The prediction has a mean pLDDT of 89. Predicted 3D model of a 472-nucleotide part of an RNA (small-subunit ribosomal RNA, 5' domain) from an uncultured bacterium.
[in-house]
Context: one part of a larger RNA
RNA sequence: AACGAACGCUGGCGGCAGGCCUAACACAUGCAAGUCGAGCGCCCCCGCAAGGGGGAGCGGCGGACGGGUGAGUAACGCGUGGGAAUUUUCCUCAAGGUACGGAACAACUCAGGGAAACUUGGGCUAAUACCGUAUGAUGUCUAGCGACCAAAGAUUUAUCGCCUUGGGAUAAGCCCGCGUCAGAUUAGGUAGUUGGUGGGGUAACGGCCUACCAAGCCUGCGAUCUGUAGCUGGUCUGAGAGGACGAUCAGCCACACUGGGACUGAGACACGGCCCAGACUCCUACGGGAGGCAGCAGUGGGGAAUAUUGGACAAUGGGGGAAACCCUGAUCCAGCAAUGCCGCGUGAAUGAAGAAGGCCUUAGGGUUGUAAAGUUCUUUCACCUGUGAAGAUAAUGACGGUAGCAGGAGAAGAAGCCCCGGCUAACUCCGUGCCAGCAGCCGCGGUAAGACGGAGGGGGCUAGCGUUGUUC
Numbered sequence: 001a002a003c004g005a006a007c008g009c010u011g012g013c014g015g016c017a018g019g020c021c022u023a024a025c026a027c028a029u030g031c032a033a034g035u036c037g038a039g040c041g042c043c044c045c046c047g048c049a050a051g052g053g054g055g056a057g058c059g060g061c062g063g064a065c066g067g068g069u070g071a072g073u074a075a076c077g078c079g080u081g082g083g084a085a086u087u088u089u090c091c092u093c094a095a096g097g098u099a100c101g102g103a104a105c106a107a108c109u110c111a112g113g114g115a116a117a118c119u120u121g122g123g124c125u126a127a128u129a130c131c132g133u134a135u136g137a138u139g140u141c142u143a144g145c146g147a148c149c150a151a152a153g154a155u156u157u158a159u160c161g162c163c164u165u166g167g168g169a170u171a172a173g174c175c176c177g178c179g180u181c182a183g184a185u186u187a188g189g190u191a192g193u194u195g196g197u198g199g200g201g202u203a204a205c206g207g208c209c210u211a212c213c214a215a216g217c218c219u220g221c222g223a224u225c226u227g228u229a230g231c232u233g234g235u236c237u238g239a240g241a242g243g244a245c246g247a248u249c250a251g252c253c254a255c256a257c258u259g260g261g262a263c264u265g266a267g268a269c270a271c272g273g274c275c276c277a278g279a280c281u282c283c284u285a286c287g288g289g290a291g292g293c294a295g296c297a298g299u300g301g302g303g304a305a306u307a308u309u310g311g312a313c314a315a316u317g318g319g320g321g322a323a324a325c326c327c328u329g330a331u332c333c334a335g336c337a338a339u340g341c342c343g344c345g346u347g348a349a350u351g352a353a354g355a356a357g358g359c360c361u362u363a364g365g366g367u368u369g370u371a372a373a374g375u376u377c378u379u380u381c382a383c384c385u386g387u388g389a390a391g392a393u394a395a396u397g398a399c400g401g402u403a404g405c406a407g408g409a410g411a412a413g414a415a416g417c418c419c420c421g422g423c424u425a426a427c428u429c430c431g432u433g434c435c436a437g438c439a440g441c442c443g444c445g446g447u448a449a450g451a452c453g454g455a456g457g458g459g460g461c462u463a464g465c466g467u468u469g470u471u472c
Stems, first nucleotide, its partner, number of pairs: 001471003005468005012344006019336001020302001025300003029297003034061003039058002042055005068255003077180007086172002091168008099133004108123006139148003153160003181227003188218003193215008230252004234245004257278005280291004308334001310333003316330001317328004347377004357368004381413001383408005391399001416461005421442003427456005437444002
C1' cells in the first nucleotide's frame, strides 16, 4: 500500500460497486423453457347462426442458448501463432424443382390390470407425421461406361413455407510449433505400447478400432510417479525488474447426487431428457414406485463470516409465432448489512487580558479557552407541503410519486475511535507497589511509574477508528 475480509467500540445522509473464500454438505416450498390453431384430427363451453374461447393429443421449432459451480484436470486444458482431412439448424445470395399414390399410430371409444406411478388388448381417424412410385442434375460413386438419391402444404390471396445444389456468414470438431507449479528422500517408463500394410469406423485426419508384420517409442534439456492447481485477459504490490494472486467483469475449459451408457438431433453423450448400477431421501395396500437447487429466493448444517421464500417484463437480449401475443429468477430494478470507494453534513461570524466548573500549582498564578454563554446570521443533508421527469417510438415505465424543482420551520435531528517511554506526532497529577497489569520490537511495574489503572491536558484519523489474518 492492498483486501470478496472478520472481530471490538461507535454510527447522520447520498451515489456507485461488491456480498458462502468454509461442506462439489443435505435440501421443505414456490418459481427458473416454452411456444405455434396460418401443420392436423378430436373433445368441452358460450351462441339460433356466423363466430369466439378452452383442453389433452399427433406434428413443428426451441429445450445443446441463457443461468450456476470449480469437484476433476499439469492436459493441445488454457494462451499465442500456424495448418488441412471436415460438418454447420436458423440467416443470406444464386440456380432449379414442388408430380402421382398408399398404409398406419395417438387422441377418441370399448373391455381390462394396478394402492399408486402407470399400463394391456380390440376398434375408428387426420396431417407440414410415415411409406412407395415418378422426375431427376451443375449432386454422390466411378478411370470410363454407367448406377444412385428429393419434396408439403397453409391461409385473410398476399405471403409464409417444403426439396435439391452451389457460394457466403456464423458456429463447431481436428492437427502442429512455442509457453504454462513443486518434489530426484520419484530413474527408469511403455504391449495398441512405436511404426507399417489390409480392413472397419467418423462429418473429418489419425492405433480411433481390428487382423497381420516389424521392434520400436519416451527419458538427466527430468520420462514415469507423487503432491498441488481450472487456464487467460487481468488484479494487488513495486521506481522498475520482479513477487503474490486469478473474487466481481470478459474469453476458453470442465462438471451437473456418484459411476457408466447410448438415443434423438444441424448441434448433446444433454443441469431443470432417457436407460443401467450405487449411496441417500420420500410414498406404498409391501407387489412396486418417486426424487436430484454447483438456476433465483429460501432452510438445516459447517464456519470468524457473506443478503429477500421481493417487483416487472417498462428497457436490453433470448425462444416460439405471419402477427397480436405468450414465456423468460437472463436482465432491469427494489430490499438487507458502513463490506469497500467517492462526496456531503453535524453550523458560520462575532464574542474577556479571559465567567463558572475541572485539572495543575512555587498559592502569585497557569491551563481547558473564543472554547462556552451572549449577539448577529445561514439552512446543505435530514424533516413537512406542493409539483414532478428523462429513460419510450403514435402507444406501453417495474423502478416511482423515485431523481429533480419550488415553498416552509428551526441551530434545529446528526461524533466517535485509537494513541501520548523510544521507534512515533503527543505530559502532568493521583492510585498501585515485580502486585494488578502492559507489550509489535526494545522492554515497563519491587513507594514519587511520562510505559500499569483513573483523571486533566495533548496528538492522530474521522462516519469511522482500532485489532487480527493474508499478499507485495

Rfam family: Bacterial small subunit ribosomal RNA.
The RNAcentral record of the full RNA draws on ENA, Greengenes and SILVA.